[in-house]
C1' cells in the first nucleotide's frame, strides 16, 4: 500500500422483507429495615462521524475514523 470483518447507553449486548431502539448489569428516587443488604415500583441514559437513495434509514450505498485480521 491493498482485500475482509467490526462500530447501538458507563459496560456487555439485541435488533430481517427500510416503518415509535428493548434487555442485563450499573446509576437515581420512592418503599421495606433501627441501619446495611437483599427485593419490589419508577426513573435515568445509546444507533463512530459526514454525504446520498427513499414519503422514511442503526439497516441500503460511497467516503473518512478507530479497532481487528490476512496479503504484500
Nucleotide at each position: 500500500g491493498g482485500g475482509c470483518c467490526u462500530a447501538u447507553a458507563g459496560c456487555u449486548u439485541a435488533g430481517u422483507u427500510g416503518g415509535u431502539a428493548g434487555a442485563g448489569c450499573g446509576c437515581c428516587g420512592c418503599a421495606u429495615u433501627c441501619g446495611c443488604a437483599u427485593u419490589g415500583c419508577g426513573g435515568u441514559g445509546a444507533c463512530g462521524c459526514c454525504g446520498g437513495u427513499u414519503c422514511g434509514a442503526c439497516u441500503c450505498c460511497g467516503a473518512c475514523u478507530a479497532g481487528g485480521u490476512c496479503c504484500a
Predicted 3D model of a 72-nucleotide RNA (transfer RNA) from a Candidatus Doudnabacteria bacterium.
The source organism's lineage runs through Bacteria, Bacteria candidate phyla and Candidatus Doudnaibacteriota.
The sequence is in RNAcentral, with records from ENA.
Its Rfam family is "tRNA". The family's RNA type in Rfam is transfer RNA.